This is a predicted structure of a 73-nucleotide RNA (transfer RNA) from Dermacoccaceae bacterium W4C1. NCBI's taxonomy places the organism under Bacteria, Bacillati, Actinomycetes, Micrococcales, Dermacoccaceae. It matches the Rfam family "tRNA". About the family: Transfer RNA (tRNA) molecules are approximately 80 nucleotides in length. Their secondary structure includes four short double-helical elements and three loops (D, anti-codon, and T loops). Further hydrogen bonds mediate the characteristic L-shaped molecular structure. tRNAs have two regions of fundamental functional importance: the anti-codon, which is responsible for specific mRNA codon recognition, and the 3' end, to which the tRNAs corresponding amino acid is attached (by aminoacyl-tRNA synthetases). tRNAs cope with the degeneracy of the genetic code in two manners: having more than one tRNA (with a specific anti-codon) for a particular amino acid; and 'wobble' base-pairing, i.e. permitting non-standard base-pairing at the 3rd anti-codon position. The RNAcentral record of the sequence draws on ENA and Rfam. The same sequence occurs in records of 4 taxa.
RNA sequence: GGCCAGGUAGCUCAGUUGGUAGAGCGAGCGACUGAAAAUCGCUAGGUCGGCGGUUCGACCCCGUCCCUGGCCA
Numbered sequence: 001g002g003c004c005a006g007g008u009a010g011c012u013c014a015g016u017u018g019g020u021a022g023a024g025c026g027a028g029c030g031a032c033u034g035a036a037a038a039u040c041g042c043u044a045g046g047u048c049g050g051c052g053g054u055u056c057g058a059c060c061c062c063g064u065c066c067c068u069g070g071c072c073a
Base pairs, nucleotide, nucleotide: 001072002071003070004069005068006067007066010025011024012023013022019056027043028042029041030040031039049065050064051063052062053061
């Protein structure tokens, strides 16, 4: 330098006709217990990598750039 895959919550990841984003773990609070652990319930937490474009509407489509991993040279 070329090609491919990926970037979404603190972590691991879902998210298909484009229609206002979720799970598990973790955190906080509560229930249970003599007290804990386990279990159960609730809550908080996101500029969906950046910038532009298309569209009434974009995590999703298009362009470009950045970052991570892999392959080739």